[in-house]
RNA sequence: GUCACAAAAAGCCAAACCUAUCGUGAGGUAGGGACGGAAAGCCACGGGUUUCAUGAGAAAUAGCCGGGUUGCCUUU
Numbered sequence: 001g002u003c004a005c006a007a008a009a010a011g012c013c014a015a016a017c018c019u020a021u022c023g024u025g026a027g028g029u030a031g032g033g034a035c036g037g038a039a040a041g042c043c044a045c046g047g048g049u050u051u052c053a054u055g056a057g058a059a060a061u062a063g064c065c066g067g068g069u070u071g072c073c074u075u076u
Base pairs, nucleotide, nucleotide: 006076007075012037013036017032018031019030020029021028022027035063041069042068043067045066046065047064048061049060050059051058052057
């Protein structure tokens, strides 16, 4: 100096629920709130699940899994 594991510190995100708002809906956004998270940053590419005005299809979910891509700390 590099890598791995564990612990720690700083900072980060924010489930349920509540309020407002948008949407037919699943859900999204903002504020409050923390169950959790090392990618719970980003991307609907594959699978899953969910919704719809039933459907040729169109959507939602990245906090369901896989994949792609970027990335913080360097104390013990």
This is a predicted structure of a 76-nucleotide RNA (c-di-GMP-I riboswitch aptamer) from a Pseudomonadota bacterium. It matches the Rfam family "c-di-GMP-I riboswitch aptamer". Rfam links the family to the GO term cyclic-di-GMP binding. The sequence was found by an Rfam model in a public genome assembly. The prediction has a mean pLDDT of 82.